This is a predicted structure of a 396-nucleotide RNA (Bacterial RNase P class A) from Sulfitobacter sediminilitoris. The sequence was found by an Rfam model in a public genome assembly.
RNA sequence: GCGGAAGGCUGGAUGACUGCGGUGAGGGUAACCUUGUCGAGGAAAGUCCGGACUCCAAAAAGUAACGGUGCCGGGUAACGCCCGGGCGGGGCAACCCGACGGAAAGCGCCACAGAAAGCAAACCGCCUCGCAUCAGGUCGGGCAACCGAAACCGAUGUGGGGUAAGGGUGAAAGGGUGGGGUAAGAGCCCACCGCGCCGCUGGCAACAGGGGCGGCACGGCAAGCCCCACCGGGAGCAAUGCCAAAUAGGGACCGCGUGUCGCAAGACAGGGCUGCUUUUGCCCCAGCAGGUCCGGGUUGGCAGCUAUAGCCGCAUCGGCAACGGUGCGGUCAGAGGAAUGGUCAUCCAGAGGGGCAACCCUUGGACAGAAUCCGGCUUACAGGCCUUCCGCGCGU
Numbered sequence: 001g002c003g004g005a006a007g008g009c010u011g012g013a014u015g016a017c018u019g020c021g022g023u024g025a026g027g028g029u030a031a032c033c034u035u036g037u038c039g040a041g042g043a044a045a046g047u048c049c050g051g052a053c054u055c056c057a058a059a060a061a062g063u064a065a066c067g068g069u070g071c072c073g074g075g076u077a078a079c080g081c082c083c084g085g086g087c088g089g090g091g092c093a094a095c096c097c098g099a100c101g102g103a104a105a106g107c108g109c110c111a112c113a114g115a116a117a118g119c120a121a122a123c124c125g126c127c128u129c130g131c132a133u134c135a136g137g138u139c140g141g142g143c144a145a146c147c148g149a150a151a152c153c154g155a156u157g158u159g160g161g162g163u164a165a166g167g168g169u170g171a172a173a174g175g176g177u178g179g180g181g182u183a184a185g186a187g188c189c190c191a192c193c194g195c196g197c198c199g200c201u202g203g204c205a206a207c208a209g210g211g212g213c214g215g216c217a218c219g220g221c222a223a224g225c226c227c228c229a230c231c232g233g234g235a236g237c238a239a240u241g242c243c244a245a246a247u248a249g250g251g252a253c254c255g256c257g258u259g260u261c262g263c264a265a266g267a268c269a270g271g272g273c274u275g276c277u278u279u280u281g282c283c284c285c286a287g288c289a290g291g292u293c294c295g296g297g298u299u300g301g302c303a304g305c306u307a308u309a310g311c312c313g314c315a316u317c318g319g320c321a322a323c324g325g326u327g328c329g330g331u332c333a334g335a336g337g338a339a340u341g342g343u344c345a346u347c348c349a350g351a352g353g354g355g356c357a358a359c360c361c362u363u364g365g366a367c368a369g370a371a372u373c374c375g376g377c378u379u380a381c382a383g384g385c386c387u388u389c390c391g392c393g394c395g396u
Stems, first nucleotide, its partner, number of pairs: 001392010012347007020039008041367001045378002048376005053236004058280006066232005071085005086100001087098004101227002106225002108221003123167002125163010136153002138149004175193006194216001195214004200209003240303004250294005259268003270284004311330008348365001350363005
């Protein structure tokens, strides 16, 4: 100097005029007026997770269905999140990614190509034996051209046997590489690697390393169903509560038995309320509690509504870190069809052009808008700045 990786910050500034919402103070019977102060985000977005909170005559325990997570250890209110580690993959590396439990519990799939894709198999090829043909080598005759023979080597064709080393197909072909051995080959034998079993060492663990024995075959997919471990009630601020007002105290259907004790009150039994069971609790006594369906009124006001397991900053202690403890300081939109803005001027980040320079001209600022609130993840983002690390090149 160039290229790359990880983390963080910012994402315009100032002034004038003017328009909104909350809130404090003052004035005013009130409407309202004056003044101070506060007023969209790092993602407010997606609605993907986890909660706080509210309700559901049910609550607790268990269980079924359904859903979620899935290596180990830690953090957290919790999580599918974060931190650290292990293993696997990508990258020269810094770093990044992982749907990362189980394939001997079972079922299922592996298209096409290929001989063959789960207990095998032989397309080409190699070796060997036989048969048939040929006549290059060979043998015999001949001066030669040539003629003859077919035991051997060879060539061609065909049949039997052996083979899975070589070649082909494929994502994957029955361990791999090298050597020996063989008619040719093959874990047939050997060495190393791989695999299985046993044990030792280190580590909380996932796991890593070494050793011994064994020639040893049991491929892949679970992001196919499934099995295993752990977790999970549902709905959601349009939750919910109060006030006012109004309507139709609406209609239809289902609702087994209706018992025992007691003067009665009531108790037991019974019925009902949760997917199911048990216990407890609550409701009901039949024109019932409850369940199913149809229909009507309410569209107003107030609360919920903003200091929440809070948030921000600094210091300190523990911890590799995430994070936790302690202390000090700060102060935060609450609208209600939905405010947080508009105009003008100047300056400025960046880009382009001119100029030796000072400077001048033009242009110009991304993604985007709170709605109960938090902790995360994911997605979008012009421009600018900072820190650390990796690689390459050059110079000293």